Predicted 3D model of a 348-nucleotide part of an RNA (small-subunit ribosomal RNA, central domain) from a metagenome.
[in-house]
Context: one part of a larger RNA
RNA sequence: UUGGGUUUAAAGGGUGCGUAGGUGGUUUAAUAAGUCAGUGGUGAAAGUCAACAGCUUAACUGUUGAAGUGCCAUUGAUACUGUUAAACUUGAGUAUCAUUGAGGUAGGCGGAAUUUAUGAUGUAGCGGUGAAAUGCAUAGAUAUCAUAAAGAACACCGAUAGCGAAGGCAGCUUACUAAACGAUAACUGACACUGAGGCACGAAAGCGUGGGGAGCGAACAGGAUUAGAUACCCUGGUAGUCCACGCUGUAAACGAUGAUUACUCGAUGUAUGCUUAAAUGAGAGUAUGCGUCUUAGGGAAACCGAUAAGUAAUCCACCUGGGGAGUACGCUGGCAACAGUGAAACUC
Repeated sequence: UUGGGUUUAAAGGGUGCGUAGGUGGUUUAAUAAGUCAGUGGUGAAAGUCAACAGCUUAACUGUUGAAGUGCCAUUGAUACUGUUAAACUUGAGUAUCAUUGAGGUAGGCGGAAUUUAUGAUGUAGCGGUGAAAUGCAUAGAUAUCAUAAAGAACACCGAUAGCGAAGGCAGCUUACUAAACGAUAACUGACACUGAGGCACGAAAGCGUGGGGAGCGAACAGGAUUAGAUACCCUGGUAGUCCACGCUGUAAACGAUGAUUACUCGAUGUAUGCUUAAAUGAGAGUAUGCGUCUUAGGGAAACCGAUAAGUAAUCCACCUGGGGAGUACGCUGGCAACAGUGAAACUC
């Protein structure tokens, strides 16, 4: 490089938007660039292949032919691709009406619990464990009651549920804002798909500046356990966890399954609309999403099975024995921590 692959064997980018590029619906006409056919020229010789010939044969050599799949010119063909022109509506989008949801951002409010403070009642223990001890407590703890303050998280509802591109999102409420789906079939008329670079978003931990600090709690200290115990258990406890702004840019960022489109038996549940019958309950149909079981088909198997890992098409990303190694070096980014890119020797 070709071929083959990427749920679990090596391999899908964390996610989206989008530039270049690649690919692209239906009909008609023109054109003839690609494509196809004919003709002419060229495609040196040697070599190669075929036939014949010359050295006794062969190697070798000679003659003739073929081939040289290419390039140029020219004459035609017009199905397909391209280009130009005109048209279409089913892809895509818009409009109107309605619906849905922990989708996002900012503000306000709420109750339970916890801790602390003060006051009251009250007296000798509390706490903790497998058992204990450290710890707290006569300077009155624990327990009970009242009042106050603070920070963080939102029990029940709650789900095998819902929303979001992913990360993720849950008390109530207001404002702003994004999306999806349904109905109508009114409008535009291919405006589409994918997407190298690029840009944006991106859990937790971590970093910078300033706040905040109830509970929890790396580090750390003490008590236990143990042969030891730099742990598991217990008592404390600093960063952090929370907020604002800025950085970091990684995760088993997982469905370990890229995006889009079409097609291919059935059964069943659920969420949200719409239609219809009915007549007040169920039901039937239909659309979109979320699930479960399964036929064909696929798969090494587990299993997947209309939400495909089936049958096809377009585009991107990635893989090529184990270790060395996601290391070294260089470069780029970052305040740093590190991140991205990413080898080789050697060895099995």